RNA sequence: GCCCCCAUGGUGUAGCGGUCAGCACGCGGCCCUUUCACGGCCGUAGCGGGGGUUCGAUUCCCCCUGGGGGUACCA
Numbered sequence: 001g002c003c004c005c006c007a008u009g010g011u012g013u014a015g016c017g018g019u020c021a022g023c024a025c026g027c028g029g030c031c032c033u034u035u036c037a038c039g040g041c042c043g044u045a046g047c048g049g050g051g052g053u054u055c056g057a058u059u060c061c062c063c064c065u066g067g068g069g070g071u072a073c074c075a
Base pairs, nucleotide, nucleotide: 001071002070003069004068005067006066007065010025011024012023013022018055026044027043028042029041030040031039048064049063050062051061052060
C1' cells in the first nucleotide's frame, strides 16, 4: 500500500428497512426485611462523524475516524 471484519446507554449484548431501539449488569427511588443480602415495582442513559439511496435508515451504499486481523514490496 491492498483486502477483510468491528463500532449500539456506565459495562456486556440483541436488532438484517417501518417496535416507544430490547435484555442483563450497574446506578437512583420505593416496597419487602429488625438490618444486610435476596426478591418485587418504577426510573436512568445509547445507534462514532459526514454524505447518498428510500415515503422511511441503527439496518443498504460511499467517504472519514478509531480498533482488530490477513497479505505484498522494501531493488
Molecule: transfer RNA
Organism: Solirubrobacterales bacterium